[in-house]
RNA sequence: AAGAGGCGCAGGUUUCAAGAGUAAUUGCAACAAGUCGGAUAUCGGUUGCAACGAAAGGGGAAACUGCCGAAGUGCCGGAAUGAAUCCGUAAAAACCGGUGCUGGGCCUGUAGAGAACAUCUGCAGGACUGUCACAGCAAUGUGGAGUGCUU
Numbered sequence: 001a002a003g004a005g006g007c008g009c010a011g012g013u014u015u016c017a018a019g020a021g022u023a024a025u026u027g028c029a030a031c032a033a034g035u036c037g038g039a040u041a042u043c044g045g046u047u048g049c050a051a052c053g054a055a056a057g058g059g060g061a062a063a064c065u066g067c068c069g070a071a072g073u074g075c076c077g078g079a080a081u082g083a084a085u086c087c088g089u090a091a092a093a094a095c096c097g098g099u100g101c102u103g104g105g106c107c108u109g110u111a112g113a114g115a116a117c118a119u120c121u122g123c124a125g126g127a128c129u130g131u132c133a134c135a136g137c138a139a140u141g142u143g144g145a146g147u148g149c150u151u
Stems, first nucleotide, its partner, number of pairs: 001151003006068001008067004013062004025051007036088005071102008081092001103129002106126008131144005
């Protein structure tokens, strides 16, 4: 420098289901000082009924694009954003930097996120699979990690 692993990884586009008859908005009625704090507002707020009625994140499918630390994630630091209106602020957090861990996908349990029984992530376990080393006549067994392996 070029390659390999396989339900291999990621990205956006199109489309589908769900989100949801939810939020918001409008009308009618009732209620009273609620909201994380302060101020304002009654043309406001909360609740109920009716009408109307979304979206985001996440997920499935197809083809395409970029690839094989692909990618994901823990910790630390910074951080757009973040509560009826305004000011502030909380959990959280796109994104950026530093540092560590994980060969890969699958299944089970558990914890968290999530509207969700979808899905994702952490931890633990299980068999499978690829790769190298060692042992073995062989079948096979044991062990290591991608900063690896092959050419």
This is a predicted structure of a 151-nucleotide RNA (Lysine riboswitch aptamer) from a bovine gut metagenome.
The model forms 100% of the base pairs in the Rfam consensus.
Rfam family: Lysine riboswitch aptamer. Rfam's curators write: Riboswitches are metabolite binding domains within certain messenger RNAs that serve as precision sensors for their corresponding targets.